Context: one part of a larger RNA
RNA sequence: GAUUGAACGCUGGCGGUAUGCUUAACACAUGCAAGUCGAACGGUAACAUGAGAUAGCUUGCUAUUUUGAUGACGAGUGGCGGACGGGUGAGUAACGCGUAGGAAUUUACCUUUCGGUGGGGGAUAGCCCGGUAAACCGUAUUAAUACCGCAUAAGCCCUACGGGGGAAACGAGGCCACUUCUUGAAAGCUUCGACCGAUAGAUGAGCCUGCGUAAGAUUAGCUAGUUGGUAGGGUAAUGGCCUACCAAGGCGACGAUCUUUAGCUGGUCUGAGAGGAUGAUCAGCCACACUGGGACUGAGACACGGCCCAGACUCCUACGGGAGGCAGCAGUGGGGAAUAUUGGACAAUGGGCGCAAGCCUGAUCCAGCAAUGCCGCGUGUGUGAAGAAGGCCUUAGGGUUGUAAAGCACUUUCAAUUGGGAAGAAAAGCUUAAGGUUACUACCCUUGAGUCUUGACGGUACCAUUACAAGAAAGCACCGGCUAAUUCAGUGCCAGCAGCCGCGGUAAUACGGAGGGUGCGAGCGUUAAUC
Numbered sequence: 001g002a003u004u005g006a007a008c009g010c011u012g013g014c015g016g017u018a019u020g021c022u023u024a025a026c027a028c029a030u031g032c033a034a035g036u037c038g039a040a041c042g043g044u045a046a047c048a049u050g051a052g053a054u055a056g057c058u059u060g061c062u063a064u065u066u067u068g069a070u071g072a073c074g075a076g077u078g079g080c081g082g083a084c085g086g087g088u089g090a091g092u093a094a095c096g097c098g099u100a101g102g103a104a105u106u107u108a109c110c111u112u113u114c115g116g117u118g119g120g121g122g123a124u125a126g127c128c129c130g131g132u133a134a135a136c137c138g139u140a141u142u143a144a145u146a147c148c149g150c151a152u153a154a155g156c157c158c159u160a161c162g163g164g165g166g167a168a169a170c171g172a173g174g175c176c177a178c179u180u181c182u183u184g185a186a187a188g189c190u191u192c193g194a195c196c197g198a199u200a201g202a203u204g205a206g207c208c209u210g211c212g213u214a215a216g217a218u219u220a221g222c223u224a225g226u227u228g229g230u231a232g233g234g235u236a237a238u239g240g241c242c243u244a245c246c247a248a249g250g251c252g253a254c255g256a257u258c259u260u261u262a263g264c265u266g267g268u269c270u271g272a273g274a275g276g277a278u279g280a281u282c283a284g285c286c287a288c289a290c291u292g293g294g295a296c297u298g299a300g301a302c303a304c305g306g307c308c309c310a311g312a313c314u315c316c317u318a319c320g321g322g323a324g325g326c327a328g329c330a331g332u333g334g335g336g337a338a339u340a341u342u343g344g345a346c347a348a349u350g351g352g353c354g355c356a357a358g359c360c361u362g363a364u365c366c367a368g369c370a371a372u373g374c375c376g377c378g379u380g381u382g383u384g385a386a387g388a389a390g391g392c393c394u395u396a397g398g399g400u401u402g403u404a405a406a407g408c409a410c411u412u413u414c415a416a417u418u419g420g421g422a423a424g425a426a427a428a429g430c431u432u433a434a435g436g437u438u439a440c441u442a443c444c445c446u447u448g449a450g451u452c453u454u455g456a457c458g459g460u461a462c463c464a465u466u467a468c469a470a471g472a473a474a475g476c477a478c479c480g481g482c483u484a485a486u487u488c489a490g491u492g493c494c495a496g497c498a499g500c501c502g503c504g505g506u507a508a509u510a511c512g513g514a515g516g517g518u519g520c521g522a523g524c525g526u527u528a529a530u531c
Base pairs, nucleotide, nucleotide: 001531002530003529004528006527007526008525009524010523013377014376015375016374017373018372019370020369021335026333027332028331030330031329032328035080036079037078040077041076043073044072047071048070049069050067051066052065053064054063055062056061087288088287089286096213097212098211099210100209101208102207105205106204110201111200113198114197115196116195117194118150120148121147129138130137131136156165157164158163170193171192172191173190174189175188179186180185181184214260215259216258221251222250223249226248227247228246229245230244231243232242233241263285264284265283266282267278268277269276270275290311291310292309293308294307313324314323315322316321341367343366344365345364349363350361351360352359353358380410381409382408383407390401391400392399393398414471416466418464419463420462424457429451430450431449432448433447434446435445436444475520476519477518478517479516480501481500482499486515487514488513490511496503497502
């Protein structure tokens, strides 16, 4: 000199933009943070509509009640999603990360291609009844795209090449030419979605290897599934990953082992560079989710807001037993020099579910707080010598503060007043035209046109307006040398200053004060840290 996730002191007008528990991976009250689908299912707790009944009775209204008939929908079964998104950096010196390669794998949803969706069965939630402090338990009964067989099997898997094994689920909209009943339904037709078996891809994931990746030798030897082989098991897959048997290997001064410290990287800071330091925000990877262990489900987890066991802690209890996990967003206590609101909205972007409408989303977008950083703007402009008053100095003549102020003229950024007022919105829906599909129409799909709306921020940005408008808006540090800037009075090795040299013992440019000056400026200094 540059820099910082900074803190402290004094001071403080506005806007934009970024950032904001670096400490206790300490403990957490409260609310919210993962749901969704009725176009899978039995149903109907609530709301609404229709229909029926009863009562009142103004004869078409009110009240009560029945009915899942309809819109919908609490709880439940089922499907998909809760493995993403969000947080933290405790652990980890490691194939964890970075980089470059590899072969023995898998991949839900999506896309491509091929083939199929036939026919049966038995349960179980919910509801009802009973028990029970709660959590919950028992009897009876019922549905499905839940579950289980049978049939079929191009391709798939196993094979001793003879053969053997193995699948599925239906739902919704529309139609009546053919068949049946009959005047709109069905066995049917059609469109869309869904389902099963394979195929290739895309994407994601698992595994292996070369090289690189902190300090200590006041750590020199370490190792028994240890190193390799054979056979088997296990896995999606390779492998001592595991087991049995056999061999005696394997690593190490090119630093093994042990100890300490630490998430790694793109980057960031500094520097002319080489380097050095660092790893907040943002992005990629990894690890963790009260502590330790374990598996289940699933395409994927050994799963932050799932399960089981043990432990510590907290809460409830009828003492028999139960409930919990903010390193999600806010917020509380505690620790600390120190770090924000128990805010708004799903309008946009993205995610989950759904045919869709839509619902959910503390992801996200916004607002609030903080000079924490960076950037921009302002606190006026011109004129004005009687060089005013006052202050300070003085050789007492004057000098200086100083065109500074006052005064006069002007302007209005910004603040205030009043009014106008965006972009961020594209879609989706509805109507309609053409084309595709179809036996035809329709539904549905594609494209076009029209229409109707959708904004948290926010009446925000921005623009204009008003006025007797200068109004509300400057500080901080320093002045002995380094280092830009000095005089006076006070103090008297005292009180004090100080980054280094050093100042102070009666003329202190160095202490505290005043006048003056210098530097930076909504900041300025100090402390800490890095180069």